[in-house]
Molecule: transfer RNA
Organism: Anaerobutyricum sp. 25CCBH10
RNA sequence: UGGGGCAUUAGCGCAGCUGGGAGCGCGCCACACUGGCAGUGUGGAGGUCACGGGUUCAAGUCCCGUAUGCUCCAU
Repeated sequence: UGGGGCAUUAGCGCAGCUGGGAGCGCGCCACACUGGCAGUGUGGAGGUCACGGGUUCAAGUCCCGUAUGCUCCAU
């Protein structure tokens, strides 16, 4: 440098089935219990589903392109 495969979803780690409700754990905020930073419980905030386009009544999910990371092969 060329080609193939996988990944990209909340601050971090990830799930998301056969296209129709965007979620879990940790973390964060508030409140309650407690002498108490902690711990436990309850509630809450937080999303351009990497980017652009296409298909569809409807896309995190299907198709095409691009980007980044990991990996394999060739040179």